The RNA shown here (c-di-GMP-I-GGC riboswitch aptamer) has 90 nucleotides and comes from a Bacillota bacterium.
RNA sequence: AGCGAGAAAGGCAAACACGUCGAAAGGCGUGGACGCAAAACCACGGGCCUGAAGCUCUACAUCCAGAGACAGGCAGCCGGGUUGCCGAAC
Numbered sequence: 001a002g003c004g005a006g007a008a009a010g011g012c013a014a015a016c017a018c019g020u021c022g023a024a025a026g027g028c029g030u031g032g033a034c035g036c037a038a039a040a041c042c043a044c045g046g047g048c049c050u051g052a053a054g055c056u057c058u059a060c061a062u063c064c065a066g067a068g069a070c071a072g073g074c075a076g077c078c079g080g081g082u083u084g085c086c087g088a089a090c
Stems, first nucleotide, its partner, number of pairs: 002090001003087002011036002016031006034076001040082003044079003047074005055068004
C1' cells in the first nucleotide's frame, strides 16, 4: 500500500412517525434502525426523480397531453475526484 475479522474503540442511520422549509422531487430537526468500512465530502461522466412560474416545439374545438431546453434534487444507483478511524488473516 492492497485488503477487510462473528476483532476492539467509536461513528453514520433506511423505512416509518412527528415537526419544519419547498410548487414538487427533496432538505433539515427529533424519535427510530434496514443497513453501511467511507452510508464522510464534491453533481465531473452516466443514470434516476421533480417541474409551481417562465421558454421552445408537437397535438388539440374543448378538456387533458407529449417532447425539448432550462432549473432543481438524489453522494444510501454506478463510475470518478478529495479526505479519513482501526488492524486479524492474506